[in-house]
Molecule: small-subunit ribosomal RNA
Organism: metagenome
């Protein structure tokens, strides 16, 4: 600090993913070390064998062992201190739990300190032990007997309590202390230990009281706690009411101690929208993880508190507990048992089992630190020290370091096995220190480069392959996007390469990125997003001046705000990490308190008028409610007229109508509505609101300084009002009209169209309470250019103020439009704000699910309001642009578009291409336009790939054969369609060799969707583009637009454009006039010669020549046409009509040339060329056959169907071209096709060479003297062959066909239509192509109606661009959910029943003390135990019930996903019925 993904591109909205850090666990991987508050938190506060974790003591008494003098050690019972710490867990707990900051005038406090004063006089049990039991244990019962620093009586001291008094002290504040006096009560202590002294006694008895240890009591300190209080602490309103000891009060009780903590009575109150009460969740802090910071997430570990010890309860001892390793009872569990009865309680350290992704030794040691007893030495301590195990986490090291020839590398640079050297951190081994003991770590020595690198990625993001191989939408990756369908940088290996490094990916969850819950710091006219308007409580905000106060605010001070963690310095461990019982700072963002200040804000108090409100004045208005009149039209009835159809549609039908319709005319009834005026005119908060009059009611704005004196703005809740549709009840119904019924329409039509029609539309009274209820803009103030309308008040001016007048022009105030500034993602908006600011209120937080469920409220109901989850998905989406497209609109244009004509195609025979069947094969490509006489410009063989048969063939290189003969060769024979090709027999030759494994020649094999090249068509259509400028975030957009014009982005004029450029046009070529040149094979007009022939002559005709180039002709070159000239439209342009001249007139005519691109178009079978494959056969030869098949279907043409003709005879008149394997003239020969001779011509020389049309006969309307198919029969010719399978010729034979249905194709002038010619391919073969002339019309100079095309503009949910997108039902799969008659488990709660143990109380029974007494006995007094009764607390347990959570559940129920199902066509273009809310 950002990247990636929604589009064709673009911008924003938005989200989804990626890159950082942190914490569990995971997969590969690993050499060492230090340090650390690291390791069953997260699931199961599940359940535990077994060991250990609290003992310990100068009080007693005993007992055992040694010693035997005196003791010592060990032990077990009574007491004492201590078990309430330490150690563990977080179940519960939303609480005074914890955190801070405070109060106890309402309190305790063992052991420890200080003072200060004491221990006086008795006594009597019991444990142990010892006898005798019971019991399976566990444990007990009796009986005898002892001690105390164990227990009890008493004295003194003391302390409590009532009453009374006093002079005082502390304090904010006596309820508190202090001091008498009375009465009452309750009442200490261990004459002790130890040490010294020690009798005649080994037992130890006694004395003394200087030391020390305990022991009462009181004061006080400290120490630890106890209880209150202000603040502050998570989510749910789909939880709104809660609450009965509940809130006070008086009196008691309990408690150390205040109190409803409890009990009794007395009032009836307390809590809550500032969130109570209920459900969920949850230990809470210091702190950690994050982060720029406010935050937001967490609560493992240290350390502080709090809670818990298997689930509940209880209490007893005690200073302290309702007690983890104490006690009682219940409940579930587990153990022993002799069934009688009994032990247990790891959330203490190891360990187990289970759970689980998930976490270690059944170690060592009390040396240190701390604790517990003790005088003390010392004991005890799974707290702690300490070691072990974990890739916990942090830090530190290392895996080697130098050369040098040689390799690698095109060289540099560099690398690097091998070798030669070095070093020895680390690693082994030894010493020595080090430790409680060890380890380790330090020093020394030795030995050896030795022991020691992964992981992850490499299409983008994102840093690293335009490598191979494999695979083949399959296998697989892949947070996102997207990869894979045969050239995969994306799968999987391999090589190479980047990243980090003892580690490095993966999942899961926090933050951060996210200004993506926006306090800092966001939106809401179209993206989500203003409540349908108002009114108004609650709260928040609130206008000008003055004093006053010090809540907020603002200055300095005080206490506190634990350590540890943080930061800086400093010091120690080799450095770091990490210690510091070093300093300092900071954090705890507070909180309490003490002084001060006084501008804002708040409290108080007073004054104002400019917000607000009254008042008054005269105006406007479809304002809203009653009531009364009015008019058109319409329907029905009635009566008259009239006499045949009406009515309704694109077109029709149901339908009305002879019982008379429709239409005409009178009159009557009835219900709804309110033309014209009428206006982006008024009114109203919105919904709404229009014929006239009245009446009652509201509101606004406009003038006026007339009162009040901030009375004010918004508003959660609340209230109200609120279109059309609907419900209810009661009227009413003309007209329209859901439902319906019937007619058409359709493939259906449950629709649109018609023809009836019922609800309801209308009135009343009442409910509903939503709309795309839009200005898609919440409701007030303030400021922040203007232009131009218009409606209302007020004013001025001004015109005749003859009129309530007209023109203008100011002010408010209301309503349009245009528009600057900003402002917006753009569109826009702009003083009616969506600008700049301010208050205050609703509302969003990604698409679907879903305004759905479910619960709650409302409602008669239908609904509304309020409002989720799972699950699922990369996008939904807002504006713009740029194509494309519309059964939107403008303009314009065209013979492949109509239209106005001409001809034909579909009918029929044949050719010929193709489909389709057929076959051994009928090789194969081409499939609308733009495939089909097309590749093929000509298949009998060859062409040929196709199909049947037979053969042939391997550069090179390895292995195997080979002179004991390899490859060949070849007479007969068999085989065979033939064949030394194979086979047989046998010769001849003499060095190679296809048996094998690569690799190769060759492939018309495949892939035109890997490709070149070339072509079609779009289309000869007028497009298609850039520079530089301008505009817009920006894709884009101007230019290219807009008015003429043009064939034509042609041209011309305007415009933020000015130019350029491919296309058009210009340019080549053919024709068309002239002209100059040039004459051969072309010409022959003059002229001259020769022959014939024909004439009286003149001459005239043929054929030949000479001359010559004038015509024609050829083939170079030049002119010509340029809107140049006239007129007239137009803009003085561009041009456009006409019109002279002229061969040719506006492009004179046809050709060539074909932008930028599409169409994955066509060709791998012309050629060429990558990849794959065949490779001894998918190569190469050779024989035959087959592309020639034929029930059909189709397309292109060919003859025809006849008199505009057909025939048969005669006569004319072309150009292109082509010609030595040719082209043939002339002559013969045949009927003829041809055949034989043969001259010319390598060509303006010589050939090839015309039809139609001319005459003129003939047919006469007939399936014909049309028409020719098909058969038969002879016969020509190419050829090696003519059957499959050619061509012509001759006879005979005479099918279909009478002009063609739907529908369709050409064509605008030398065209069409119609005749023939030549060509090409080619041995032959033409009804094909592709040229040539001859003949020779008709219509139109228009339009945009179809079929297109270009081009402005307009809509779009389309972009693979309408052959688009898309919806819903059905049907399969799968998911998750919501109802359900229930079922079942859980939590919670209420009511009655029972009730264990505890406490308290009473009686009794024993026992003991103790006074009195000689005794008996009496009296008094608590302990203890045992019975019984009574209260009370009250686990639990049982039962009926409420709440509520999960599970499950026949069946229904809708939702989501899920290449290629069904039916249709709903939306998106006027989506072919505009769409779209609500009902």
């Nucleotide at each position: 600090u950002c990247c990636a993904g929604u589009u064709g591109a673009u911008c924003c909205c938005g989200c989804u993913g990626g890159a950082g850090g942190g914490u569990a666990c995971u997969g590969c991987u690993a050499u060492c070390g230090g340090a650390g508050u690291u390791u069953g938190a997260c699931u199961a506060a599940g359940c535990c064998a077994u060991g250990c974790a609290a003992g310990u003591c100068a009080g007693g008494a005993g007992u055992a062992g040694c010693a035997c003098u005196u003791g010592c050690u060990a032990u077990u019972c009574c007491g004492g201190c201590g078990u309430a710490c330490g150690g563990c867990u977080g179940a519960g707990u939303a609480a005074c739990g914890c955190g801070u900051a405070g109060u106890c005038a309402a309190c305790c406090u063992a052991c420890c300190c200080u003072a200060u004063g004491g221990a006086c006089a008795g006594g009597g049990a019991u444990a142990a032990c010892c006898u005798c039991g019971g019991g399976a244990a566990a444990c007990u019962g009796a009986g005898g007997g002892u001690a105390a620093u164990a227990c009890c009586u008493g004295a003194u001291a003391g302390c409590c309590c009532a009453u009374u008094g006093g002079a005082g002290c502390u304090g904010g504040a006596a309820u508190g202390c202090c001091u008498g006096a009375u009465g009452g009560g309750c009442c200490a202590a261990a004459a002790g230990g130890u040490g010294g002294c020690g009798a005649a006694u080994u037992g130890g008895a006694g004395c003394a009281u200087u030391a020390c240890c305990g022991c009462c009591a009181u004061a006080g300190g400290a120490u630890g706690g106890g209880a209150c209080u202000g603040c502050g602490u998570c989510g749910g309103a789909u939880u709104a009411g809660g609450u009965u000891g509940u809130u006070g009060g008086u009196g008691g009780g309990g408690u150390a101690a205040c109190g409803g903590c409890c009990c009794a009575c007395c009032a009836a109150g307390c809590c809550u929208a500032u969130a109570a009460u209920c459900c969920g969740u949850a230990g809470g802090g210091g702190c950690a993880a994050u982060g720029g910071g406010a935050g937001u997430u967490g609560u493992a570990g240290c350390c502080c508190c709090c809670a818990g010890a298997a689930g509940g309860g209880c209490a007893c001892u005690g200073a302290g507990a309702c007690a983890a390793g104490g006690g009682c009872c219940c409940u579930a569990g587990u153990c022993c048992u002799a069934c009688g009865g009994g032990a247990u309680g790891c959330a203490g350290c190891a360990g187990g089992c289970g759970c689980g992704a998930a976490a270690c030794c059944u170690c060592u040691g009390c040396a240190a630190u701390g604790c517990g007893c003790g005088a003390a030495a010392g004991c005890g301590u799974g707290a702690c020290a300490g070691g072990g195990a974990g890739a916990c986490u942090c830090c530190g090291a290392g895996u080697g370091c130098c050369g040098u020839u040689c390799c690698c590398a095109c060289u540099u640079c560099g690398g690097g096995a091998c070798c030669g050297g070095c070093u020895u951190u680390u690693g082994c081994c030894g010493u020595g220190u080090g430790u409680a003991a060890a380890a380790a770590g330090c020093a020394c020595g030795g030995c050896g480069a030795a022991u020691a690198a992964g992981g992850u990625c490499c299409g983008g993001g994102u840093a690293a392959g335009a490598c191979c191989a494999g695979u083949g939408c399959c296998a697989g990756c892949c947070g996102c996007c997207g990869c894979g369908g045969u050239a995969a940088c994306a799968c999987u290996g391999g090589c190479g390469g980047a990243c980090c490094g003892a580690g490095u990916g993966g999942u899961a969850c926090c933050c951060a990125c996210g200004a993506a819950u926006a306090u800092u710091g966001g939106g809401c006219c179209u993206a989500a997003a203003g409540c349908g308007c108002c009114c108004g409580u609650a709260g928040c905000c609130g206008g000008u001046c003055u004093g006053u106060u010090a809540a907020g605010u603002c200055u300095u001070c005080u206490g506190u705000g634990a350590a540890a963690u943080c930061c800086u310095c400093a010091g120690g461990c080799u450095c770091a990490a990490c210690c510091u019982a070093g300093a300092g700072g900071g954090c705890u963002u507070g909180c309490a308190g003490a002084a001060g200040a006084u501008a804002c804000u708040g409290g108080c108090a007073g004054a104002c008028u400019u917000g607000a409100g009254a008042a008054c004045g005269g105006g406007a208005g479809a304002c809203g409610u009653c009531a009364g009149g009015g008019g058109u039209a319409c329907u029905u009835c009635u009566g008259g007229g009239g006499g045949a159809g009406a009515g309704g549609u694109a077109a029709a039908a149901u339908u009305c109508u002879g019982u008379a319709a429709u239409c005409c005319c009178a009159g009557a009834a009835g219900g709804a509505c309110c033309a014209a005026c009428g206006g982006u005119g008024g009114c109203g908060a919105a919904g709404g609101c229009g014929c006239c009059u009245g009446a009652c009611g509201a509101g606004a704005a406009c003038g006026u300084g007339u009162c009040u004196g901030a009375c004010g703005g918004u508003g959660a809740g609340g209230g109200g009002c609120g279109a059309a549709g609907g419900c209810u009840g009661g009227g009413g119904g003309a007209g329209c009209g859901a439902a319906c019924g019937g007619g058409a329409u359709u493939a259906g039509a449950u629709a649109c169209c018609c023809c009836g029609g019922u609800a309801g539309u209308c009135c009343c009274a009442g409910c509903a309470g939503u709309a795309a209820a839009u200005g898609a803009u919440g409701c007030g103030g303030a400021c922040u250019a203007g232009g131009u309308g218009u409606u209302g008040c007020a004013c001025c001016g001004u015109c005749c103020u003859u009129g309530a007048g007209g023109c203008g022009g100011u002010g408010c105030a209301g309503u349009g439009u245009c528009g600057u500034a900003g402002c917006g993602a753009a569109g826009g908006u702009g003083u009616u704000a969506a600008g700049u600011c301010c208050g205050c209120c609703g509302c969003c937080u990604g698409g679907g699910g879903a305004g759905u469920a479910c619960g709650g409220c409302c409602g008669c109901a239908a609904g509304g309001c309020u409002g989720a989850a799972a699950c699922u998905u990369a996008a939904a989406g807002g504006a713009a642009u740029u194509g494309g497209c519309g059964g939107g609109g403008g303009a314009g244009c065209a013979c492949c578009a109509c239209a106005a004509g001409g001809g034909g195609u579909g009918g029929a025979g044949g050719c010929u291409g193709c489909g389709g069947u057929u076959u051994a094969a009928u090789u194969g490509g081409a499939u609308a336009c733009a495939a089909c006489g097309c590749c093929g410009g000509g298949a009998a063989c060859a062409u040929c790939a196709c199909c049947g048969g037979g053969a042939g063939c391997g550069a090179c290189g390895g292995c195997a054969g080979g002179a004991u003969g390899a490859a060949g060769g070849c007479c007969a024979g068999a085989u065979u369609a033939a064949a030394g090709g194979u086979c047989u027999u046998g010769c001849c030759u003499g060095a190679c060799c296809a048996g094998c494994c690569g690799a190769g020649a060759g492939g018309u094999g495949u892939u035109g969707c890997a490709u070149g090249g070339c072509c079609a068509u779009c289309g000869u259509c007028a497009g298609c583009u850039c520079g530089u400028g301008g505009u817009g975030u920006g894709a884009a957009c101007u230019g290219u637009c807009c008015g003429a014009u043009u064939a034509a982005g042609u041209u011309c004029g305007g415009a933020a454009a000015c130019g350029a450029g491919c296309g058009a046009g210009a340019c080549c070529c053919u024709u068309g006039c002239g002209c100059c040149u040039a004459u051969u094979u072309g010409c022959c007009a003059c002229u001259c010669c020769u022959a014939u022939c024909u004439u009286u002559u003149c001459u005239g005709a043929u054929a030949g020549g000479a001359a010559g180039c004038a015509c024609u002709a050829u083939a170079g070159g030049c002119g010509g046409a340029c809107u140049g000239c006239c007129u007239g439209c137009g803009u003085u342009a561009a041009g456009c009509a006409g019109g002279a001249g002229g061969a040719a007139g506006g492009a004179a005519a046809g050709g060539g040339c074909g932008a930028c691109g599409g169409u994955a178009g066509g060709u791998c079978a012309g050629u060429a060329u990558g990849g794959c494959c065949c490779g001894a056969a998918u190569c190469u030869c050779c024989c035959g056959g087959g592309c020639u098949a034929c029930a059909c279907g189709u397309g292109g043409c060919c003859u025809a169907c006849a008199a505009u003709g057909c025939g048969u005879a005669g006569g004319a008149c072309a150009a292109u071209g082509g010609g030595c394997u040719g082209c043939c003239a002339c002559u013969c020969c045949g009927a003829g096709a041809g055949g034989a001779g043969g001259a010319g011509c390598c060509a303006a020389u010589c050939c090839c060479u015309a039809a139609a049309c001319c005459u003129a006969c003939g047919c006469c309307u007939a399936g014909u003297u049309c028409g020719g198919a098909u058969u038969g029969a002879g016969g020509g010719u190419u050829g090696g062959a003519a059957c499959u399978c050619g061509c012509c010729c001759u006879c005979a034979u005479g099918a279909a066909g009478a002009u063609g249905g739907a529908a369709u194709c050409c064509c605008u002038a030398g065209u069409a239509a119609u005749c023939g010619c030549g060509u090409g391919u080619c041995a032959g073969c033409a009804u094909c192509g592709c040229g040539c002339g001859g003949u020779g019309a008709a219509u139109a100079c228009g339009u945009c109606c179809c079929c297109g095309c270009u081009u402005c503009u307009u809509g779009c949910a389309c972009a693979c661009a309408c052959u688009g997108c898309c919806c819903g039902u059905c049907a399969a799969g799968u998911c998750a959910c919501c109802c359900a008659a229930g079922u079942c488990a859980g939590a919670u709660u209420u009511u009655g029943g029972u009730g264990a143990a505890g406490c308290c109380u009473c009686a009794u029974u024993a026992u003991c003390c103790u006074u009195g007494g000689a005794a008996a006995c009496a009296g008094g007094g608590g302990u203890u135990a045992g019975u019984g009764g009574g209260g009370u607390u009250g686990a639990g347990c049982c039962a009926a019930g409420g709440u509520u959570u999960g599970a499950u559940g026949a069946g229904g129920g809708g939702g989501g996903c899920u290449a290629a199902g069904u039916c249709g066509u709903a939306a998106c273009a006027a989506g072919g019925u505009a769409u779209c809310c609500g009902u």